[in-house]
Context: one part of a larger RNA
RNA sequence: CCAUGUCGAAGGAACUCGGCAAAAUGACCCCGUAACUUCGGGAGAAGGGGUGCUCUCCUAAAUACAACUAUGAUUAGGAAAGUGGCACAUACCAGGGGGUAGCGACUGUUUAUUAAAAACACAGGACUCUGCUAAGUGGUAACACGAUGUAUAGAGUCUGACACCUGCCCGGUGCUGGAAGGUCGGAAGACAAAGUUUGAUAAGCUUUGAAUGGAAGCCCCGGUAAACGGCGGCAGUAACUCUAACUGUCCUAAGGUAGCGAAAUUCCUUGUCGCAUAAGUAGCGACCUGCACGAAUGGUGUAACGACUGCCCCGCUGUCUCCGACAUGGACCCG
Numbered sequence: 001c002c003a004u005g006u007c008g009a010a011g012g013a014a015c016u017c018g019g020c021a022a023a024a025u026g027a028c029c030c031c032g033u034a035a036c037u038u039c040g041g042g043a044g045a046a047g048g049g050g051u052g053c054u055c056u057c058c059u060a061a062a063u064a065c066a067a068c069u070a071u072g073a074u075u076a077g078g079a080a081a082g083u084g085g086c087a088c089a090u091a092c093c094a095g096g097g098g099g100u101a102g103c104g105a106c107u108g109u110u111u112a113u114u115a116a117a118a119a120c121a122c123a124g125g126a127c128u129c130u131g132c133u134a135a136g137u138g139g140u141a142a143c144a145c146g147a148u149g150u151a152u153a154g155a156g157u158c159u160g161a162c163a164c165c166u167g168c169c170c171g172g173u174g175c176u177g178g179a180a181g182g183u184c185g186g187a188a189g190a191c192a193a194a195g196u197u198u199g200a201u202a203a204g205c206u207u208u209g210a211a212u213g214g215a216a217g218c219c220c221c222g223g224u225a226a227a228c229g230g231c232g233g234c235a236g237u238a239a240c241u242c243u244a245a246c247u248g249u250c251c252u253a254a255g256g257u258a259g260c261g262a263a264a265u266u267c268c269u270u271g272u273c274g275c276a277u278a279a280g281u282a283g284c285g286a287c288c289u290g291c292a293c294g295a296a297u298g299g300u301g302u303a304a305c306g307a308c309u310g311c312c313c314c315g316c317u318g319u320c321u322c323c324g325a326c327a328u329g330g331a332c333c334c335g
Base pairs, nucleotide, nucleotide: 001330002329003328004327005326006325007324008323010321011320014319019316027051028050029049030048031047036041038161052083053082054081056079057078058077059076060075061074065072066071084088096314097313098312099311100310101309102308103306104305108120109119124159125158126157127156128155129154130153136145137144138143162301163300164299165298167231168230169229172228173227174224175223176222177221178220181219182218183217191209192208193207194206195205196204232250233249234248235247236246259293260290271287272286273285274284275283
């Protein structure tokens, strides 16, 4: 010096990205226990007190005990008196607690070997498809699964307990319904022209041309957003000023409703105000000027829960001020 431990004056998080690590709490009995709440919880909330040994007494039970109807012994519980120690759950074992916010409802699952989470799943919600030889899936096929099921079933997609809700837009892209018109394929027949054939025609054969015909699709006409998605600008205006309920105008398929908002989203930004600190780019509560929130790509809340993530307080401590001593095993030095 390294590893693992033990102890430490005064202070007690001043350490640090961060109380990381350590310390502290810890068992049983009794008392006592808040906000909030889905009335189950929260809760071991929090916060207090007791615990050894000796002797005496009380209560209860059982008996195949001793005794023989007096009681004793055993077990369980209670009360009083006394007594030793610094310390009585004396060792080991053995919850630190509280407040507030974000996210996810919860228990669960996950990157075997750097990520356990706010990610996945979930019960619940919604949409779409599927009438059974079902849709869907595997396979070239036979066939199989779906299912020895039958729409309260099966498949796909999204959301994610619960509470209150889920606004406007169908112009684009999808999906779906329609069939009047337009457009569009191959074949067939008819027609025309040319070639060939013939001495010359005809017929035949070959080639070419454009017309006719013609389903789905596309164009077209509707529907549909818990389908993919989208949800404006510029001016003016009120008896101080400011602001603009109001008005005008341009554009759009429609111009963001409720709720929330410097947010896991805010660039400017350490926004401004308040709380808390001696001091707070953090935190919480507000404001709204939302660069660039917003309603199942769900919005806003929410008791309980979380080896999740911020912030604060109590307790506690060698994390620190500031290091010291000791133990064990190494490294190292000498032989």